Transfer RNA from an Alphaproteobacteria bacterium, 75 nucleotides, folded computationally. It matches the Rfam family "tRNA". It is annotated as a transfer RNA. The sequence was found in a public genome assembly.
[in-house]
Order: sequence, then C1' cells, then structure tokens
RNA sequence: AGGCGUGUAGCUCAGUGGGAGAGCACCGUCCUGACACGGCGGGGGUCGGCGGUUCAAGUCCGCCCACGCCUACCA
Repeated sequence: AGGCGUGUAGCUCAGUGGGAGAGCACCGUCCUGACACGGCGGGGGUCGGCGGUUCAAGUCCGCCCACGCCUACCA
C1' cells in the first nucleotide's frame, strides 16, 4: 500500500428497508435474622463518523476512522 472481516446498552451478542432488542451486569422493591438464589418493576443507545439513495436507513451506496486477519513492500 491492497484485499477481507468486525464496529448496536457497562460486557457478550441478535436484529436481511417500516416497533432498537436479548442475556448478564446496574438501581428499586418483595422474600431472608442477614446474605445468596428467586419473584416483580425500573434506568441506561450519537446503531463508529460524515455524506448519499429512499416516503422511510442499524439494514442499501460512497468516503473516512478504529480493531483483527491475509497479501505485498522493506530488511
């Protein structure tokens, strides 16, 4: 330098154009002598960034950024 992949909640991830979600974690509450487990409820999002297409974009297109892998270059 080029190619491919990944980027969504604190963490791990799902989501093939029309409601942003799950598990764990966190907070409150119930339960307990107390804790753990468990029940109920709740908070938390720039869907990496910018632009484009579309009535409508996490999803499609372009550019850029970060990380990983491969190739090339160098030696």